[in-house]
Context: one part of a larger RNA
């Protein structure tokens, strides 16, 4: 370390939501129980005891469509529920039709008065329509109850695995501490203690010689016990060994058997040693699936949406809870974002300013104060300083403001584009942020540094560009097009596109890494002087004389220093510009002529360029080549350039709209118009695929399942068919239904290799 098989949100009970089914217009369910059937699982029936609803207010008493609060008939909280549609009846209203009765007009026929007819209007009497209101039936659903399904929470091991512990009751002292009884062992060789005998000495007491003697945590060294120091080994001979080499070896010595002492407890010449390779409390089993705000892991596809790394409180900071952002689901509607113009606000920021306050802060004048400090003075006193006050100049403030913005924030209108926004119900997931711009705190105007504020980006975003390079720039990937246009960046070769096109700069390969400073590099522009009456540089020649100016000094003769700094002759020449000498002397300068012939001198200003510029394996501060533009500056045409726009084509969502199914629908289905489809945590919805159960239809020794192959076939996709080999007996659809229901990872388990 590979392969295979196993391996992680179960399940019960109760509660809230959602969805759905049965009953429901005041219901609605049975619980325990009993009976009937069944072999059992179980199905049927009986069984309203009780739940929940049907009313509510109050702490409560009690009262009740009202209640409480209250002195209250005040005020105010919380409360006051009952459809639709169908037919059958009743009844009232409206309209229409008939008929009957009356009255008015109008016409006709006679004509005193009446007759017929038409028209309106009134009443009554029958029908029919339309609507109300009520009976009684049915249907459907509301309120509501009760089963199932899915989420959620609670209480359980509660999505798996995982300590280190902590209690109980047993096991152990055949390892090793230490005791006890009883046995057993220690080659060899050295030392040579009491003591005793002989002898001498001595009064003895004791010494001395010399022999005997044979002690002893004594010496040297073998078994034997040790384990000092070095190597060797270190997948070893060994979970402490080997080799040399050291330490004890008559002892507090080694050593057999037996046998006592145990878990907060022995034993311990004490190292927290040691108690069976186990010891700051053995082992083994039980409590035990202890508990873990921790770490690791959690298994098949497709589609929609889509965060957050903040706030507040927390023995709390790597945990939570509640808000805020997020999903469904259901209302709700213009109430909502953004940009433009108008109206209406409030501020106290940058900014300015400070005899406008507070507090700083420099200078100068001037008055003044004072025992006070420094200097001078005998002192008086003066004078520096120092503090006050005016004046005048001049200067600062996060926590100064006499002012005071742009921005943004909030109110209303108006247009525009867009699609929110709000409430209620259920449910998440975040609470370690990362650079970057812009304002600012701390640090050192250090940090890839820290903490606020405001935007963006990533994070959870892929493609172009920056050489490479989360966070920068550009632009937001539903698929497929060997169409077309573009952004950012670019266009000589690598590499797709200008060796385009206009004007300048740069000579440094600057470009293609940096400052203070430096410095006739060039370009441009300005600004003052000098110049054929001859500038600037050069070159030729003069640069004299009073005088060595006076002081000073050893000297000072232009040139150590002080003072003065004139005069003459001249084209011109300073009581001397530098250098020199002890001082002189020498040379040079200033200024003059001549020669010589065209520009010159000095200040600023801008652009490009130049030096300063030293580091480590390799060129290595242009991505390379290489480039005098292919470099810098400005301008202009053109063209490449991205999953971006646009174009064709298809899939999906959501939203309209029109047609169809259908009793009817917001359900399906078709078509078409719009819009939209980047995702991590997280929500939602559609599905595939195994096991098994039921019902049905089916296949199968003429060949099931399994297994290898396949360049075929369907399906977005998870899978699904087909065909060929194997192989040798069970297997598929289809509708439901239950799950021990999908693996790549958990230092996973278990096998193989």
């Nucleotide at each position: 370390g590979c392969c295979a098989a196993c391996g992680a949100g179960u399940u019960u009970a109760c509660a809230g939501a959602a969805g759905u089914u049965g009953c429901g217009a005041a219901g609605u369910c049975u619980a325990a129980u009993c009976u009937g059937c069944a072999a059992a699982a179980g199905c049927a029936g009986a069984g309203a005891a009780g739940g929940c609803a049907u009313a509510g207010g109050g702490a409560a008493a009690c009262c009740g469509a009202g209640u409480c609060u209250g002195a209250a008939a005040a005020a105010g909280g919380c409360g006051u529920u009952u459809a639709a549609c169908a037919u059958u009846a009743a009844u009232c209203u409206a309209u229409c039709c008939a008929g009957a009765u009356u009255a008015a007009u109008a016409a006709u026929a006679a004509a005193u008065u009446u007759u017929u007819u038409a028209u309106c209007a009134a009443u009554c009497u029958g029908g029919a329509u339309a609507g109300g209101u009520u009976u009684a039936u049915g249907u459907u659903u509301a309120a509501g109850c009760a089963g199932c399904u899915u989420c959620u929470g609670u209480a359980a091991g509660a999505c798996c695995c995982g300590a280190a512990a902590c209690c109980a009751g047993g096991u152990g002292a055949g390892c090793u501490u230490a005791c006890c009884u009883u046995g057993g062992c220690c080659a060899g060789g050295g030392u040579g203690a009491a003591u005793c005998u002989a002898u001498c000495a001595g009064a003895a007491a004791u010494g001395g010689u010399a022999g005997a003697g044979g002690a002893g945590g004594c010496c040297c060294g073998c078994a034997c016990c040790g384990g000092u120091g070095a190597g060797u080994u270190g997948u070893g001979c060994a979970a402490g060994a080997c080799u040399c080499u050291c330490g004890g070896a008559u002892g507090a010595g080694c050593u057999g058997a037996g046998g006592u002492a145990a878990g907060g407890a022995g034993u311990g010449a004490a190292a927290a040693g040691c108690u069976a390779a186990u010891c700051g409390a053995a082992c083994c089993u039980g409590g035990u699936a202890a508990u873990a705000g921790c770490u690791g892991g959690u298994u098949c596809u497709c589609u929609c949406c889509g965060a957050a790394a903040u706030a507040g409180c927390u023995u709390u900071c790597g945990g939570g809870c509640u808000a805020g952002c997020g999903g469904u689901u259901g209302g709700u509607u213009a109430u909502g974002a953004a940009a433009a113009a108008g109206a209406g606000g409030g501020g106290g920021u940058a900014g300015a300013g400070c005899u406008a306050c507070u507090g700083g802060u420099u200078c100068a004048u001037a008055a003044g104060u004072a025992a006070a400090g420094g200097g001078c003075g005998a002192a008086a006193g003066c004078u520096c300083g120092a503090c006050u006050u005016a004046u005048g100049a001049g200067u600062c403030a996060a926590a100064c403001u006499c002012c005071g913005a742009a921005u943004a924030c909030c109110u209303c209108u108006u247009u525009u584009u867009c699609u929110a926004u709000c409430c209620a119900a259920c449910u998440a997931g975040u609470c370690a942020g990362a650079c970057u711009g812009u304002g600012g705190g701390g640090g050192c105007u250090a940090a890839g540094c820290u903490c606020c504020a405001u935007g963006g980006u990533c994070a959870a975003a892929a493609g172009g560009g920056g050489a490479a390079c989360a966070g920068c720039c550009c632009a937001g990937a539903u698929c497929g097009c060997c169409g077309u246009c573009u952004a950012a960046g670019g266009u000589c070769c690598c590499u797709a596109a200008a060796u385009u096109c206009u004007u300048g700069c740069u000579a440094a390969g600057u470009g293609u890494g940096a400052a203070a400073g430096g410095a006739a590099g060039u370009u441009a522009u300005u600004a003052u002087c000098c110049u054929c009456u001859g500038a600037c540089a050069g070159a030729u020649a003069g640069g004299a004389g009073g005088u060595u100016g006076g002081c000073u000094u050893a000297g000072a003769g232009g040139c150590a220093g002080c003072c003065a700094u004139c005069c003459u002759u001249u084209a011109a020449a300073g009581a001397g510009u530098g250098c020199g000498u002890a001082a002189c002397a020498g040379c040079u300068c200033a200024c003059u002529a001549u020669u010589c012939g065209a520009g010159g001198a000095u200040a600023a200003u801008a652009g490009c360029a130049c030096c300063g510029a030293a580091a480590a394996u390799u060129u290595a501060c242009c991505g390379g080549g290489g480039c005098u533009a292919a470099g810098c500056a400005a301008g202009a045409u053109a063209c490449c350039g991205a999953a971006g726009a646009c174009g064709c084509g298809a899939u999906u969502u959501a939203g309209c709209u029109u047609u169809g199914u259908u009793a009817a629908a917001u359900a399906c289905a078709a078509a078409g118009c719009u819009a939209a489809a980047g995702g991590u945590a997280g929500g939602a919805g559609a599905g595939c695929a195994u096991u098994c159960u039921a019902u049905a239809u089916c296949c199968g020794u003429u060949g099931a399942a399994g297994u290898u192959c396949g360049a075929u076939c369907c399906g977005u996709g998870a899978g699904g068919a087909c065909g060929a080999a194997u192989g040798g007996a069970g297997g598929a659809u289809a509708u439901a239904g239950a799950a021990g229901a999908g693996a790549g990872a958990a230092u996973g388990u278990u096998g193989g290799c």